[in-house]
Context: one part of a larger RNA
Molecule: small-subunit ribosomal RNA, 5' domain
Organism: Saprospiraceae bacterium
RNA sequence: GGAUGAACGCUAGCGGAAGGCUUAAUACAUGCAAGUCGAGCGGUAGAUGGUUUCGGCCAUUGAGAGCGGCGCACGGGUGAGUAACGCGUACAUGACCUGCCUAUCAGAAGGGGAUAGCCCUGGGAAACUGGGAUUAAUACCCUAUGGCAUUGUAUUUUUAAAUGGAUACAAUUAAAGCUGAGGCGCUGAUAGAUGGAUGUGCGUCUGAUUAGCUAGUUGGUGGGGUAAAGGCCCACCAAGGCGACGAUCAGUAGGGGCGUGAGAGCGUGGUCCCCCACACGGGUACUGAGACACGGACCCGACUCCUACGGGAGGCAGCAGUAAGGAAUAUUGGUCAAUGCCCGCAAGGGUGAACCAGCCAUUCCGCGUGGAGGAUGAGGGCCCUAUGGGUUGUAAACUUCUUUUAGAUGGGAAGAAAAUGCUUUGAUUACAAGGUACUGACGGUACCAUCAGAAUAAGCACCGGCUAACUCCGUGCCAGCAGCCGCGGUAAUACGGAGGGUGCGAGCGUUAUCC
Numbered sequence: 001g002g003a004u005g006a007a008c009g010c011u012a013g014c015g016g017a018a019g020g021c022u023u024a025a026u027a028c029a030u031g032c033a034a035g036u037c038g039a040g041c042g043g044u045a046g047a048u049g050g051u052u053u054c055g056g057c058c059a060u061u062g063a064g065a066g067c068g069g070c071g072c073a074c075g076g077g078u079g080a081g082u083a084a085c086g087c088g089u090a091c092a093u094g095a096c097c098u099g100c101c102u103a104u105c106a107g108a109a110g111g112g113g114a115u116a117g118c119c120c121u122g123g124g125a126a127a128c129u130g131g132g133a134u135u136a137a138u139a140c141c142c143u144a145u146g147g148c149a150u151u152g153u154a155u156u157u158u159u160a161a162a163u164g165g166a167u168a169c170a171a172u173u174a175a176a177g178c179u180g181a182g183g184c185g186c187u188g189a190u191a192g193a194u195g196g197a198u199g200u201g202c203g204u205c206u207g208a209u210u211a212g213c214u215a216g217u218u219g220g221u222g223g224g225g226u227a228a229a230g231g232c233c234c235a236c237c238a239a240g241g242c243g244a245c246g247a248u249c250a251g252u253a254g255g256g257g258c259g260u261g262a263g264a265g266c267g268u269g270g271u272c273c274c275c276c277a278c279a280c281g282g283g284u285a286c287u288g289a290g291a292c293a294c295g296g297a298c299c300c301g302a303c304u305c306c307u308a309c310g311g312g313a314g315g316c317a318g319c320a321g322u323a324a325g326g327a328a329u330a331u332u333g334g335u336c337a338a339u340g341c342c343c344g345c346a347a348g349g350g351u352g353a354a355c356c357a358g359c360c361a362u363u364c365c366g367c368g369u370g371g372a373g374g375a376u377g378a379g380g381g382c383c384c385u386a387u388g389g390g391u392u393g394u395a396a397a398c399u400u401c402u403u404u405u406a407g408a409u410g411g412g413a414a415g416a417a418a419a420u421g422c423u424u425u426g427a428u429u430a431c432a433a434g435g436u437a438c439u440g441a442c443g444g445u446a447c448c449a450u451c452a453g454a455a456u457a458a459g460c461a462c463c464g465g466c467u468a469a470c471u472c473c474g475u476g477c478c479a480g481c482a483g484c485c486g487c488g489g490u491a492a493u494a495c496g497g498a499g500g501g502u503g504c505g506a507g508c509g510u511u512a513u514c515c
Stems, first nucleotide, its partner, number of pairs: 001515004006511005013367006019360002021325001026323003030320003035070003040067002046061006077278003086204008096196002101192007109143004119132005149172009177184002205251003212242003217239008254275003257268004280301005303314004331357001333356003339353001340351004370401004380392005407451005415442001420437007459504005464485003470499005480487002
């Protein structure tokens, strides 16, 4: 000199863009953060209308709850763990999976038994839970059919290598309806796309005051298991495997990246993006295309809460917010208008993702605090060689001009054209093109115009040398200063004050850390 997610002191006018718990992966009150579909199903309360013998009945409509489907494995947070195929990069899979989406081919036949809800009736303080009767489905089950599927056998073929490809035969395995009649779905298969899984080469911190480590250990055979290769697991057999090219052990640490530097390097891991890991601590599986699942389940543990003492409930490293810790880090805000995601044919619903607003000079950038003229060089302050001079200083007063910004008044966006409704044309429909209607949280914001008036706006550090900037007074090795050298013991440009000056400027200094 540069840099910072900074903090502290003094000071503070405006705008734009960004950033904002680095500490306790400490504990959490409260609210919200994942729902949606009536075009899968049965159907109720209620509402409206009609009728009535006043008990009710019929029609239309219809929440909430329930069964069922899809989603909840994404998005959002954090960096505890991890020195590892975790990450980066380059390959491999002849060892693999893939819901929704796209294309192609084939299909959807016949039947059955339940169950929630509703109704009746128990237990419990609650959380919740038991029994009876009855009912539906795109829920569940059985039968049929089926091949380019699966399995087995046989044949054949490619390759460095078969668990690859092809052919034949046998066995096995599917389905679901709804409808505004247009469609939307369902089953099997192949291929694609997307997303994932696994293996390998190379790279990836420190310590030898850590030198030996290892029994599922290393390999084989056979099985089990998995989407899949494999000691992944098991039985048997062999005795191997790693290591000074640093094994093992210990410490530290998420990685790609970022700062600085000419580079080599050194330091660092905040925001944004990609990958990984985690979700009170630990373990386990279930469901599912996908999880060993942040706002799912079960078990153990610690902690907190409720209780009728019998028993129950909970998990902010989501967004706000609270306590604590700390030098230190924000609102219990608005909207789904846009972008995206989930559900839905759609209308639409949801979304603390996102977009916005609020707070903070935390950072960067921009603007302003006025411009021109004005000498009796006024008064005052300070200094001196003191009836005088120097300096503050064109500075002020005064004259004139301008109005950024702040203030007031008025106007006022883009971001929004799609989906969809209506309509025109083309086409058999889907659809395509055009017209029209509807939709803005931010926000009456940005921006524009007008009005009056210099009006609303300057500080901080330093002045011995390094290092730009000097005198007076006070103090007297005291009080104090100090980054280093060093100042202060009676003439201190070094302490404190004043005048003057220098530097930067809505900031300026100090501290901390890095180059």